[in-house]
RNA sequence: GCGGCUGUGGCGGAACUGGCAGACGCACCAGCCUUAGGAGCUGGCGGGAGACCGUGGGGGUUCAAAUCCCUUCAGCCGCA
Numbered sequence: 001g002c003g004g005c006u007g008u009g010g011c012g013g014a015a016c017u018g019g020c021a022g023a024c025g026c027a028c029c030a031g032c033c034u035u036a037g038g039a040g041c042u043g044g045c046g047g048g049a050g051a052c053c054g055u056g057g058g059g060g061u062u063c064a065a066a067u068c069c070c071u072u073c074a075g076c077c078g079c080a
Stems, first nucleotide, its partner, number of pairs: 001079007010026003019063001028044005046053002056072005
């Protein structure tokens, strides 16, 4: 240099044929329980005062994009 794969909350990891993004698990927070802790149970848990925004970054197609197209960045693999 060329080709391929991957990138989603704090972490792992789903999302079918483009149609409610964040299921499920872990972690964390609050409560119950306990002498206390752990375990267990219940609820919560991206950002923002809100309108809204949020799938590595930017742009495009579409009524609608994590998903399709272009470009770019990072990591891994292969070829030269």